c-di-GMP-I-GGC riboswitch aptamer from a Solirubrobacterales bacterium, 77 nucleotides, folded computationally. The source organism's lineage runs through Bacteria, Bacillati, Actinomycetota, Thermoleophilia and Solirubrobacterales.
[in-house]
RNA sequence: UCGGAGAAAGGCAAACCCGCUGCGAGGCGGGGACGCAAAGCCAGGGGCCUGCACCGCAGGCCGCCCAGUUACCCGAU
Numbered sequence: 001u002c003g004g005a006g007a008a009a010g011g012c013a014a015a016c017c018c019g020c021u022g023c024g025a026g027g028c029g030g031g032g033a034c035g036c037a038a039a040g041c042c043a044g045g046g047g048c049c050u051g052c053a054c055c056g057c058a059g060g061c062c063g064c065c066c067a068g069u070u071a072c073c074c075g076a077u
Base pairs, nucleotide, nucleotide: 001076002075003074004073011036012035016031017030018029019028020027021026034063040069041068044066045065046064047061048060049059050058051057052056
């Protein structure tokens, strides 16, 4: 620098359930694992979603895609 193998140390944790919180989309904590090689961070672009006094404004989702950014293990060079 490139790549991710039914390998592996380690990691994250969908649905669902419980508690708290928010008008809501959602968020946080606990349980739980469908999955994930960036399912780490980032709301910049697209997309989707919510609220309102709706040509707008204020929000949410990165486990939908792209961009940006940092990094473990392994393999190749």
The prediction has a mean pLDDT of 82.